[in-house]
RNA sequence: CGGGGUGUGGUGUAGUUUGGCAGCAUGCGGCCUUUGGGAGGCUGAGGUCAGAGGUUCAAAUCCUCUCACCCCGA
Numbered sequence: 001c002g003g004g005g006u007g008u009g010g011u012g013u014a015g016u017u018u019g020g021c022a023g024c025a026u027g028c029g030g031c032c033u034u035u036g037g038g039a040g041g042c043u044g045a046g047g048u049c050a051g052a053g054g055u056u057c058a059a060a061u062c063c064u065c066u067c068a069c070c071c072c073g074a
Stems, first nucleotide, its partner, number of pairs: 001073007010026004020057001028044005050066005
């Protein structure tokens, strides 16, 4: 320098195919249960989907550029 992949709550991830309320597990707060702990149950907070721009009524999803990391080639 060229090609490819990944980026989503604190952590790990689904959703991209086919654009339409951003979900699951775990962790955290509160409550219930227990003599207490653990386990269990109910409930709540926490995401501007790596960044910027564009297309669209509507973008995590499509297009362009950029950033970080990984792989391959020179």
The RNA shown here (transfer RNA) has 74 nucleotides and comes from a Caldilineaceae bacterium.
Taxonomically the source falls in Caldilineaceae (Bacteria, Bacillati, Chloroflexota, Caldilineales).
It matches the Rfam family "tRNA". It is annotated as a transfer RNA.
The sequence is in RNAcentral, with records from ENA.